[in-house]
RNA sequence: AGAGUUUGAUCCUGGCUCAGGACGAACGCUGGCGGCGCGCCUAACACAUGCAAGUCGAACGGGGCUAUUUUGGCAGAAGUUUUCGGAUGGACGCCGGGAUAGCUUAGUGGCGAACGGGUGAGUAACACGUGAGGAACCUGCCCUAAAAUGGGGGACAACAGUUGGAAACGACUGCUAAUACCGCAUAAGCCCACAGUAUCGCAUGAUACAGGGGGAAAAGGAGCAAUCCGUUUUAGGAUGGACUCGCGUCCAAUUAGGUAGAUGGUGAGGUAACGGCCCACCAUGCCGACGAUUGGUAGCCGGACUGAGAGGUUGAACGGCCACAUUGGGACUGAGACACGGCCCAGACUCCUACGGGAGGCAGCAGUGGGGAAUAUUGCACAAUGGGGGAAACCCUGAUGCAGCGACGCCGCGUGGAGGAAGAAGGCCCUCGGGUUGUAAACUCCUGUCUUCGGGGACGAUAAUGACGGUACCCGAGGAGGAAGCCACGGCUAACUACGUGCCAGCAGCCGCGGUAAAACGUAGGUGGCAAGCGUUGUCCGGAAUUACUGGGUGUAAAGGGAGCGCAGGCGGAGCGGCAAGUUGGAGGUGAAACCCAUGGGCUCAACCCAUGAACUGCCUUCAAAACUGCCGGUCUUGAGUGGUGUAGAGGUAAGCGGAAUUCCCGGUGUAGCGGUGGAAUGCGUAGAUAUCGGGAGGAACACCAGUGGCGAAGGCGGCUUACUGGGCACUAACUGACGCUGAGGCUCGAAAGCAUGGGUAGCAAACAGGAUUAGAUACCCUGGUAGUCCAUGCCGUAAACGAUGAUCACUAGGUGUGGGAGGAUUGACCCCUUCCGUGCCGCAGUUAACACAAUAAGUGAUCCACCUGGGGAGUACGACCGCAAGGUUGAAACUCAAAGGAAUUGACGGGGGCCCGCACAAGCGGUGGAGUAUGUGGUUUAAUUCGAAGCAACGCGAAGAACCUUACCAGGGCUUGACAUCCUGCUAACGAAGUAGAGAUACAUUAGGUGCCCUUCGGGGAAAGCAGAGACAGGUGGUGCAUGGUUGUCGUCAGCUCGUGUCGUGAGAUGUUGGGUUAAGUCCCGCAACGAGCGCAACCCUUAUCGUCAGUUACUACGCAAGAGGACUCUGGCGAGACUGCCGUUGACAAAACGGAGGAAGGUGGGGAUGACGUCAAAUCAUCAUGCCCUUUAUGACCUGGGCUACACACGUACUACAAUGGCGCUCAACAAAGAGAAGCGAAGCCGCGAGGCGGAGCAAACCUCACAAACAGCGUCUCAGUUCAGAUUGCAGGCUGCAACCCGCCUGCAUGAAGUCGGAAUUGCUAGUAAUCGCGGAUCAGCAUGCCGCGGUGAAUACGUUCCCGGGCCUUGUACACACCGCCCGUCACACCAUGAGAGUCGGGAACACCCGAAGUCCGUAGCCUAACCGCAAGGGGGGCGCGGCCGAAGGUGGGUUCGAUAAUUGGGGUGAAGUCGUAACAAGGUAGCCGUAUCGGAAGGUGCGGCUG
Repeated sequence: AGAGUUUGAUCCUGGCUCAGGACGAACGCUGGCGGCGCGCCUAACACAUGCAAGUCGAACGGGGCUAUUUUGGCAGAAGUUUUCGGAUGGACGCCGGGAUAGCUUAGUGGCGAACGGGUGAGUAACACGUGAGGAACCUGCCCUAAAAUGGGGGACAACAGUUGGAAACGACUGCUAAUACCGCAUAAGCCCACAGUAUCGCAUGAUACAGGGGGAAAAGGAGCAAUCCGUUUUAGGAUGGACUCGCGUCCAAUUAGGUAGAUGGUGAGGUAACGGCCCACCAUGCCGACGAUUGGUAGCCGGACUGAGAGGUUGAACGGCCACAUUGGGACUGAGACACGGCCCAGACUCCUACGGGAGGCAGCAGUGGGGAAUAUUGCACAAUGGGGGAAACCCUGAUGCAGCGACGCCGCGUGGAGGAAGAAGGCCCUCGGGUUGUAAACUCCUGUCUUCGGGGACGAUAAUGACGGUACCCGAGGAGGAAGCCACGGCUAACUACGUGCCAGCAGCCGCGGUAAAACGUAGGUGGCAAGCGUUGUCCGGAAUUACUGGGUGUAAAGGGAGCGCAGGCGGAGCGGCAAGUUGGAGGUGAAACCCAUGGGCUCAACCCAUGAACUGCCUUCAAAACUGCCGGUCUUGAGUGGUGUAGAGGUAAGCGGAAUUCCCGGUGUAGCGGUGGAAUGCGUAGAUAUCGGGAGGAACACCAGUGGCGAAGGCGGCUUACUGGGCACUAACUGACGCUGAGGCUCGAAAGCAUGGGUAGCAAACAGGAUUAGAUACCCUGGUAGUCCAUGCCGUAAACGAUGAUCACUAGGUGUGGGAGGAUUGACCCCUUCCGUGCCGCAGUUAACACAAUAAGUGAUCCACCUGGGGAGUACGACCGCAAGGUUGAAACUCAAAGGAAUUGACGGGGGCCCGCACAAGCGGUGGAGUAUGUGGUUUAAUUCGAAGCAACGCGAAGAACCUUACCAGGGCUUGACAUCCUGCUAACGAAGUAGAGAUACAUUAGGUGCCCUUCGGGGAAAGCAGAGACAGGUGGUGCAUGGUUGUCGUCAGCUCGUGUCGUGAGAUGUUGGGUUAAGUCCCGCAACGAGCGCAACCCUUAUCGUCAGUUACUACGCAAGAGGACUCUGGCGAGACUGCCGUUGACAAAACGGAGGAAGGUGGGGAUGACGUCAAAUCAUCAUGCCCUUUAUGACCUGGGCUACACACGUACUACAAUGGCGCUCAACAAAGAGAAGCGAAGCCGCGAGGCGGAGCAAACCUCACAAACAGCGUCUCAGUUCAGAUUGCAGGCUGCAACCCGCCUGCAUGAAGUCGGAAUUGCUAGUAAUCGCGGAUCAGCAUGCCGCGGUGAAUACGUUCCCGGGCCUUGUACACACCGCCCGUCACACCAUGAGAGUCGGGAACACCCGAAGUCCGUAGCCUAACCGCAAGGGGGGCGCGGCCGAAGGUGGGUUCGAUAAUUGGGGUGAAGUCGUAACAAGGUAGCCGUAUCGGAAGGUGCGGCUG
C1' cells in the first nucleotide's frame, strides 16, 4: 500500500466481498512447563448452609470463675492431755457472708456501624466532565490557639418477683450505677434584638471595633505520683459534604407547540444553606425551529480498541463520580443516612406455626438451583498493606495478602545437537527410465533447558511475628529418555498430484466449483502457513475519499426545489478614527493518580513492576498587539436605487370590432350517387344527398406576415382598435449614499387533464356504438358520438413544469449571424468602425468517465440555498397536514439481489438507410407435388426387423451392388490362453486320405502315404510348422465424435481475413482496409497519418478450340482384297506458336478502366476442371483407420445352423415409366459416335432355340481381337383421339442363367392377363449455350442382381426489360435494453409453493400520564379526652412531655375514559423468490401504431385512447 466482482472487451459511477488489528469471548480439533494478568457480558432471577462489624471492664452497676484475705456455721485429723466418759488442739475439708486482685461478660453507656465490599436496574439529569461562585452553607474523629471543667437532682435497664404466649416477643410490681438524663451557677460578638464608628464591595450587603440589655456549657476515668486519656465553649485549619452557574454530553420533527406552582412579586413557613422548596395573596408570565414538549435508548468520565491523522466504536478489569440494595412509600437516630448485612407501612414471594400469630431479603465472600454459547473453591491467613474499637495488650476485618480451577489473554522456554547415501525399507507418483518423502530415519558420538530423584534454602520483618512455603533459587545425580498439533493448497492468497464420486454426495468469505478425465467435493501422498496452539463464529475500527472538517458530488451515472417575492439566518464595496468580542503572543492557575510516550532501573530475558521527565492538543484568569473579521462614530461613490430623455415588444387585464373557413337552416339549379379505405363496409342519399349559387344562424380559432425573431420570473403569450397597467434596454450623471446578495419556514403565481356552480356548444373528441382487420383485436383504420375543449366564479397544485444545467458577482483567445439602442465617420436613411443589452452557431486554453461544455461555461474564484449516498421493495405502507373528490406533500421498514447504472468500442441484428452481386427475383424452357413401380427414411410391427446420417448442409446417404457369406441383429447349439499376435516348457517333421454320428460347428475311431532345410564333437541342437500345458495376455462393429487425431460437409470460389512499424485515443480500440472512380475480385488507379507485408483473388497445372514442326503402328491411304509400299490427309503424342485491352477511335481526371472497331481459329478471366483464406456450426464420423479414458473377460470375445436387415394400416424425400398423334407399332436388318472394359476374362464365325439362351471355340493381356447392332434421326406403311394398336402395373402358365442353395429373397425370356393413369391443389425445383430438354453407349461394384452412381458422345432450343419485391451474400452508415448475439432480449395478468409485510370484526398484554374513590406508615399542624419523675410553686396548680383523637399531604390498591407500544386473528391487499406452467407481445430496430411524462377514462393482462408537454 491494495485486491476480487457488472462487460464480448473498455473507461467511469457504484455497491458487495477479502487481506490487518482488537476481544471479559464462545465452539471444534489438539495440548509439555513457567511467570504476570483476567474470569456471569444472560435472570437488578430465586436462594439451603457458613462466614463478611464490631470493639471498649481505663464510662457503669450486676453476674460468673479463680486466687488471696476476713468472718459465721458444720465437721473435727495429727499432736497434747485424760478420771479413758472426755477435754484441749485446731491442720485439711464442707456450707455461707464480706473485702481485695485477676479473668470473663448479658445489660446501661461511648465510638464505629453513612467506611470498606457489590451491582449498573433506574437516570438524557447540574447525573457526569471541565472551569468558576458563595456577601447563601455544614463538617464527628484529627491539628493549632484561647478559655473552662463549680454545685445539685430525678430516673431507667440489668436484677428479683408475679404473669401472658407454641414461638417471636412481651406486660406489671419493686431495687440500682454511670462519661446515660435534667435543672442551677459562671463565661466571651458565641447567639438574639436595639442603636453606632471605620474600611470595603456591582447590589442585597461584608469585615473590624465597641455600648448597654437578654440567652446558651461541661464528665469523668486510669495511675502511688508525675502525668495521660477524655468532657465543654469559641476561633482558625485540614478533611469530607451540600448548593448555584458557564460550556460540553445519543437517536427520532412520521414528537411543534409545551407549561398551572407553571413564570415573577409580596409576606409567612421550612432548611445546614439559597430558592415555588412549601403556603396565602397578586400579576400573567415562562420555555421553544440555536429544537421546547414527547417517545426511544443509555450509568458518566480518566481511559480502552482502531486509525497516518481527523475521526469512529467502546466504558470488562484498575482509578474518580453517581445511582441502587426484593418492589413502592416513609421517617427515626446521628457530625454524617432517609441507611445492602437498622426501623415502620404497603405489595409480591419463601419459610415456621399449637392457625391465634411470627420470621426473611447474597447486586458482600464462597456455594446452590435456574437462565444461557458461556464464566472458578462452600480453600489458607490476618505474616504484610489498610480499616474499626481500645490508654494498651489485643480483638474484629470473605477489605486485603495468598493458594486452587480455566491455554481466557500476554510473555518466555522446551519437545534435542553434530555427523550420517546402500540416497535403505515403507508410502505416493510414474512417460516404467525414474522421481519424491529425504540427512529425514536407522546407525555413531554428544548435551541436559524443561523433567525425575536427593541435598541446601531465602528476600518479603534492620528486635519478635511468614498464610504463601520446604515455594523461588542454588548444588549433585540419572537418562534422548516423558513432551506437536491445527488449518490451508482454483483466483484474491504462500502452497499440487493421484484415487473415489458424477449437478449426486458435498464445498463456498466474494467470484464461483460438482452433469465420468474435479489442482475447488471426500480420502491419501506431498507442499505452504502458524505453532502449545490452530481454525471457525460473533462484535468493533480499518481498508471505505462508501457521510468527504481534513476529504465527495448533483447536464446524461443517485442528486437543482416548477417559478418568483420575502421574515429570520448566513455572507457583504472604498477611506478614516475608536473599542477589543473573535484572532495572535507572554505570564499565572488548573488539567488527580494510573494509562500512553521517552529515559533509567528491578525480576536470568520478556510480559510485569518501580522512578524521573515529557505529555495531557482542554478550560479559566490576566497583560499586551490591532493587520484581518466584528462593533461604534463619521466620510465617499464605483454596488444598489431614484430622477430626466429616448426606445422595441404575441408582457398582463377589460371592452368593442373584423374577415376567411367548418357545420347547421331556408330557397334556387341539378341527378344518382356521395363518403371513406391498403381494400372495404358501417353511414348519408330518389322523402332529392354530394356538387353549385344566394340568403341567414351560431360557436370556436385567428392563414399569409412568421424568423434557432420578440416579450415575460416561470407556466406561457399571436386578427384589429381603445382604456388601464407591469417590466426591460440605451443615453445622461442631477439626487440618495451600501440602502446589497442569497434565502430554511412563509406567501403568491403555476400547462394540460380533473372537480363544483351557472352559461355556451360550430368543429374536434376520452367513454360508448357500429363497420373493418385479426387466431383473437376490449387496439391501430373507418362511420358516428357524450363528457370535455369555450365563458364566468371558485378549487386542484401536478408534467420529460427540460437547457434533464439554482440564484448573484468578478475574471479568462477569437470568428460569424441575428433582434434592440447609442456614438464616430459620412452629403446620406446605405456601407464601415466602436460600444451596451439580448439571442444562435463555430472554436482555443481549461474542464470532463466519455459524450460534450467552452464569455449565455459543464473553465477559474467568492457567497447563500436546495438535493444525493447500491438495485428492488417504493414514491409504496402507516401517521400527519392540505383537498369537495380525484388525489397531493412529507415519507419508512421487513425481506431480497451482487449487481443496478453512465459514456464510449467491436460485432450481430433491424418489418433503418445508401451502393453492389448471385438462375435470387423477373423473362423463358422442362419438371416435382396427382398415378403405378423402384429406392431411401419416418412410423408401426417383430425373437430380430443391426448401426450410423436429421433444415439448407439426413432421406437412390455410409452401401462401387444383404439368397449363404457379407452381418455388426435374433433364436438355438457348442468353445474358453481362445478365430488372431508375442513370450515359456514339453512332444511331434510338416503335410495328407477315406469312415460313423450330427443341421453344422464338432466329436469318436483309425491311420494308408510321407520323411524336407541349417549346424554337428553324430549324442544332439536350431529355424519354420503342428499338438499339449501354465500364465502374462489376446479379443470387443461395447460406451463416449461433448476427451481426441485424421478425414469430410457448409457458409463459399463469397472477397474477404490479418500482421509489423508509425500515428490518434485514459482505454476497449481506431487508422491502414475508409473516401472518388473501376473490376468477376481488398482487381487496379487517384487521394489520404500512414508506410509496408502476409494468407486469400489472379497467374503458374490439366483438358478443350487453331496452326506449325518432329515422329509414328496396330491408325490412315490417293490400292477391288491381301501382301507390300507410302509418308500427303484423318488420327496419335512430343515440342512450339497464338490473346497481351497489344493496335485504332470515343469517354474518363493526362489515371485505372469502360464502350465501339480492325485483325484473328479464339477478345477482353475464350469454355471446362483441379485449386476452398482467417474462421463458423462442441456440424459429421470411436462402424474406414488411429487413439485417451471407462466397461466386458466360460463373454459385450470367437464358431456353427436357421432366421432377420426384403415385415406393412400409413407419411415424406429421390428417381423411373407414362398419360399419347412433335405419338405408338411394323418394315427399310437403312445412316452417323465418343469414351471405356476384357485372362478363374471378353468371347467372333457357324449351328440349335420364337426368345432368354445353348453348343462351339477362332482371335485377343488389346489404336490389332471381343464386348459392339449405337439410339433418337431419316424413308415407307398403319392406327385417327378411344382408357385406345396409349400405358404397362399386377397375376397365371411355361422356360433360361448364375450359384452348394433362388421358399422366405435374384435377374432374364415367351405366351396370356391388362390396374391406376387423359398432364396433376396448396406449394415447390433445375437451367443463361453446345446449356436446358431429349436419345442411346460404356464402366466400377459384381458368381448372379441397377430405374441408382460415375463417365461418353448424338440431336439441340427459348429468354434475360430490369433490380421494386422474395432468398443468400459483400461494403459504408444509423439505432439498439442483443453479445448463447432476433431462434436475442423482455412486460403484465392467471395457476402452484414458500417468505416477510400492510389492513382487519376483534382478543390479549405492557408503558406513561390524567380524573375520581379509598387511604397504610409517617413528618407537620391542631386539640386537651387520658396519663405524666426532674423545673417553678407552701399548696392548688403551671410549664413541658406522652398516649389518644382530628386535619393537610400521602405509597400500594380500586374505578374510568382516552393515549401509546407490542403480540395474536377469520378474512383481505399488494410485494419478493422459485427448476419447469397458462394467456397474450407492451418495451428494446421506425420493435412493426416512435417512445416517454402528467392527467382522465376504458379494458383478462401487458395496455389502449383523449388532452397538453418532452426528444432521452
Molecule: small-subunit ribosomal RNA
Organism: uncultured Oscillospiraceae bacterium